Predicted 3D model of an 80-nucleotide RNA (c-di-GMP-I riboswitch aptamer) from a Deltaproteobacteria bacterium.
[in-house]
RNA sequence: CUCCGAUAAAGGCAAAAUCAGAGCAAUCUGGUGACGCAAAACCAAGGGUCCUGCCAUAACAGGACAGCCGGGUUGCCGAA
Numbered sequence: 001c002u003c004c005g006a007u008a009a010a011g012g013c014a015a016a017a018u019c020a021g022a023g024c025a026a027u028c029u030g031g032u033g034a035c036g037c038a039a040a041a042c043c044a045a046g047g048g049u050c051c052u053g054c055c056a057u058a059a060c061a062g063g064a065c066a067g068c069c070g071g072g073u074u075g076c077c078g079a080a
Base pairs, nucleotide, nucleotide: 004078005077012037013036017032018031019030020029021028022027035067041073042072043071046069047068048065049064050063051062052061053060
């Protein structure tokens, strides 16, 4: 340094629910709160799911989700 991930150490993030706000909506922001997470850090030009428009559908267009999968970049520690 790479792989790897421990009843290690120091820490970190924050599900559902709820309160306030934004949005047609999916959802997002902040507070409370912790289900969990070795990348639950970042990236939406791969796939997928969700919302809106058109709607009987499909197709198409716009949007959302990175805590859906996969991928890329970066990062703490150092047992086996």
Notes
Of the family's consensus pairs, 95% are formed in the model. The coordinates come from a structure-prediction model, not an experiment, and the mean pLDDT is 86. The sequence was found by an Rfam model in a public genome assembly. The organism belongs to Myxococcia, within Bacteria.